[in-house]
Context: one part of a larger RNA
C1' cells in the first nucleotide's frame, strides 16, 4: 500500500459499487418454464345467446330471479400434438487434463430456429389419449372394455436433387486424397390452418450462428516418489460414431514413456484480470466477462438439431417424510427464507415500465433473468457539523513560583452574518425519440415515413422552490527510542505495559489517572493475510 474481511470504541447526509471466504452440511414454506384454440377431439369451470319450465313484479307482454337443455358464440381446466424446457440462473466438489490460454488444422465433421436460391406440397389407411363403462388400491397410481380426432403414426405415387453402386471424361492438391460434367441402376419426401391474405410443410444447395475433433507451445510443489506400461505401442481387417482415432473387437508384431523428471504422492477449476513493485518480478483468481466441470452419492441410457439433461426418466446407495404396513414421495451448488457450522456475510420485498429470453400471425401470457426497492461504515467518492469580528488575554482546570507568572486561548461570553444537509410547506421529472393498436402516404406486399390513442414498478422518488433557526450533527489512537507529540499525581519488580529494544524494587516523559500536545478524521485502532 491492499482486502468479499472480523473485533473494539465512535457515528450526520448523499451517490456508486459490494455482501456465507466456513458445512458441494441438512432443508419447513412460497415462487424460479412455459406457451400455442390461426394443429386437434372436445366442454369441467366462467361469460354470452337461443330455448323450455317455475316464481315474483306489474305497464298484460315485458323485466327480474331460479332451474334444465343446446359447443351455437367468446373462450377454456384436463387431454393429444407443436415449439421451448440443452437458454437464462447457481456452485467450484472434482480435474495437473488439449481442462484452460494462445496459434494452427479438419481433403475426418454436425448444426433446430434465421437468411438466400431451386423444385415440390398427390392419393389412401390403421390406431390412440381424452370423454364413457367396469374394476383394483389407504394413497401414489393403475388395469380392462367400447368409441373418436389431428400439423400425431403408417402405406402407396411422384423424385428436381441427395446417398450408394457402376461406366466415361476433365481438373486440382502438402499425403491419405478433393472437385466438376455426362450416363445407368437402387433407396429416400411432404400437412395442413384460417378472417383468402397470410402463416406453415418437404427435398436439396449456399450462408450465418453454434458446436465437435486434432496438433505445436505454455500451465503449482515433492527425487526423503526412479523406474512405469499389456489395449499397453504399432499394424491389418472390422464394429461404432456426425466424424478421426485401441474409441471398441479379432488376429499379428514387441513395442511405447522416462533424470530435457516418466510413474507415484500432495495441492488446485483455467484465463481476461486484481494487488504490490521504479521495473524485473512476487502474490491472488471475490464482484464483472470468456471457457470448463458439477447438480444428494454412484451408474445408465431414452427423447431430441443439440443432453447422457439442476427444477426429465430408470437402477443402486445414504438420508428425510407419508402409510390402512401391502406400498409410496423427495432432492434450494435457482430467488427469498430456516437450522447447523463459524470471528463473519442481507428481505420468506415490488414490477414485467424498460432491456433480454420462450411460445404465439397478433393481442398477449410466462420470466426470483433483469430492473428496482429494503438491510449493513463492509469499500470508494462528495458534502456538513458554521463564518467574520471579539483581550478585562474573564471564570474554571492544570503547571511553575523569587508569588510576578505560564498554558488551555480568539477558545468562550458578546456583536454581526450565512442556512448546505437534516426538518416545515409547495411544485415536480427524464427513463417512452420505444412497442402495441387505429388512420394515411410512399410503395408493392414486406418494409419505411407521418398523424392520433394508450402503456411508468421504481415514484409524488430524483430535482427545484419556500420557511425558521447556529439551530439537530466529532471522535479514535498515540506522546521512552524506532516515531510526530510532555508534565504533574498515584503505585512501588506490586498492579500493570509491550510490535522490537525493553519499562515498574519511592521523585516512572514507558504502569493507572489528569492537564497539555501529536496524528488521522465519519472514522480511528487491533487482529489476520499478500506485496
Nucleotide at each position: 500500500g491492499a482486502u468479499g474481511a472480523a473485533c473494539g470504541c465512535u457515528a450526520g447526509c448523499u451517490a456508486c459499487a459490494g455482501g456465507c471466504u466456513u458445512a458441494a452440511c441438512a432443508c419447513a414454506u412460497g415462487c424460479a418454464a412455459g406457451u400455442c384454440g390461426a394443429g386437434g377431439g372436445g366442454c369441467a369451470g366462467c361469460g354470452g345467446u337461443a330455448u323450455c319450465g317455475a316464481a315474483a313484479g306489474c305497464u298484460u307482454g315485458c323485466u327480474u330471479u331460479c332451474g334444465g337443455u343446446a359447443g351455437c358464440c367468446g373462450g377454456c381446466g384436463a387431454c393429444c400434438g407443436g415449439c421451448g424446457c440443452a437458454c437464462g440462473g447457481g456452485u467450484g466438489a472434482g480435474u495437473a487434463a488439449c481442462g484452460c490460454g494462445u496459434a494452427u488444422c479438419g481433403a475426418a465433421c454436425c448444426u433446430g430456429c434465421c437468411u438466400c436460391a431451386u423444385a415440390c406440397u398427390c392419393g389412401g389407411g390403421a390406431a390412440u389419449a381424452g370423454c364413457c363403462u367396469u374394476g383394483c388400491g389407504a394413497a401414489a397410481g393403475u388395469a380392462a372394455g367400447a368409441u373418436u380426432a389431428a400439423u400425431g403414426c403408417c402405406c402407396g405415387g411422384u423424385g428436381u436433387u441427395u446417398u450408394c453402386a457402376g461406366a466415361g471424361u476433365c481438373c486440382c492438391g502438402c499425403a491419405u486424397g478433393a472437385g466438376g460434367c455426362u450416363u445407368u441402376g437402387a433407396a429416400c419426401a411432404a400437412a395442413g390452418a384460417u378472417u383468402u391474405a397470410u402463416c406453415g410443410g418437404u427435398a436439396u444447395g449456399a450462408g450465418a450462428u453454434g458446436g465437435c475433433g486434432a496438433u505445436g507451445c505454455g500451465u503449482c510443489c515433492c527425487a526423503u516418489u526412479a523406474g512405469c506400461u499389456u489395449g499397453u505401442u504399432g499394424g491389418c481387417g472390422g464394429g461404432g460414431u456426425a466424424a478421426c482415432g485401441g474409441c471398441c473387437c479379432a488376429c499379428c508384431a514387441a513395442g511405447g514413456c522416462a533424470u530435457c523428471g516418466a510413474u507415484g504422492g500432495g495441492u488446485a477449476g483455467g484465463g481476461g484480470u486484481u494487488c504490490u513493485g521504479a521495473g524485473a518480478g512476487g502474490a491472488a483468481g471475490g464482484u464483472c466477462c470468456c471457457c470448463c466441470a458439477c447438480a444428494u452419492u454412484g451408474g445408465a441410457a431414452c427423447u431430441g438439431a443439440g443432453a447422457c439433461a439442476c427444477g426429465g426418466u430408470c437402477c443402486a446407495a445414504a438420508c428425510u417424510c407419508c402409510u390402512a404396513c401391502g406400498g409410496g414421495a423427495g432432492g434450494c451448488a435457482g430467488c427469498a427464507g430456516u437450522g447447523a457450522g463459524g470471528a463473519a456475510u442481507a428481505u420468506u420485498g415490488g414490477u414485467c415500465a424498460a432491456u433480454g429470453g420462450g411460445c404465439g400471425g397478433a393481442a398477449g401470457c410466462c420470466u426470483g433473468a433483469a430492473c428496482c426497492a429494503g438491510c449493513c461504515a463492509a469499500g470508494u467518492a462528495g458534502c456538513g457539523u458554521g463564518c467574520a469580528g471579539g483581550a478585562a488575554g474573564a471564570c474554571g482546570g492544570c503547571c511553575c513560583u523569587c508569588c510576578g507568572g505560564g498554558u488551555u486561548g480568539u477558545a468562550a461570553a458578546c456583536u454581526g452574518c450565512u442556512u448546505u444537509u437534516a426538518g416545515u410547506u409547495g411544485g415536480g421529472a427524464a427513463u417512452a425519440a420505444a412497442a402495441c393498436g387505429g388512420g394515411g402516404c410512399u410503395c408493392g406486399u414486406g418494409a419505411g415515413c407521418c398523424c392520433c390513442c394508450u402503456u411508468g414498478c421504481a415514484u409524488g422518488u430524483a430535482c427545484c422552490a419556500u420557511c425558521a433557526g447556529a439551530a439537530a450533527a466529532g471522535g479514535g489512537a498515540c506522546c521512552g527510542g524506532c516515531u510526530a507529540a510532555u508534565u504533574c499525581c498515584g503505585u512501588g519488580c506490586c498492579a500493570g505495559c509491550a510490535g522490537c529494544c525493553g519499562c515498574g524494587g519511592u521523585a516512572a516523559u514507558a504502569c493507572g489517572g489528569a492537564a497539555g500536545g501529536u496524528c488521522c478524521g465519519g472514522g480511528c485502532g487491533u487482529u489476520a493475510u499478500c506485496c
Annotation:
Model confidence (mean pLDDT): 84 of 100. Small-subunit ribosomal RNA, 5' domain from an uncultured bacterium, 531 nucleotides, folded computationally. Its Rfam family is "Bacterial small subunit ribosomal RNA".